[in-house]
């Protein structure tokens, strides 16, 4: 230098043909227990990496940028 992939909740991730952003786990509250753990129930938590574009409507499509991973090439 060229190419591919990833970026979504605290964490590891899903999100189908563009149409209300989700489950698990963790944290918090309650029940249970003498108490803790386990179990059960509930609640909270999101500028979907950033900016722009297309569209009635974008996590999803297009462009640029940033960070990370991998492959190829080059190198005085």
């Nucleotide at each position: 230098g060229g190419g591919a992939g990833a970026u979504u909740a605290g964490c590891g991730c899903a999100g189908u043909u563009g149409g209300u952003a989700g489950a698990g786990u963790a944290c918090c509250u309650g029940c249970c227990u003498u108490a803790c753990a386990a179990g059960c129930a509930g609640a909270g938590g999101g500028u979907c990496a950033u900016a722009g574009g297309u569209u009635c409507g974008a996590g999803u499509c297009c462009u640029a940028u940033a960070u990370c991973u991998c492959c190829c090439a080059c190198c005085a």
Predicted 3D model of a 76-nucleotide RNA (transfer RNA) from Candidatus Onthoplasma faecipullorum. It matches the Rfam family "tRNA". It is annotated as a transfer RNA. Its mean pLDDT, the model's own confidence on a scale to 100, is 82. RNAcentral records the identical sequence in 2 taxa.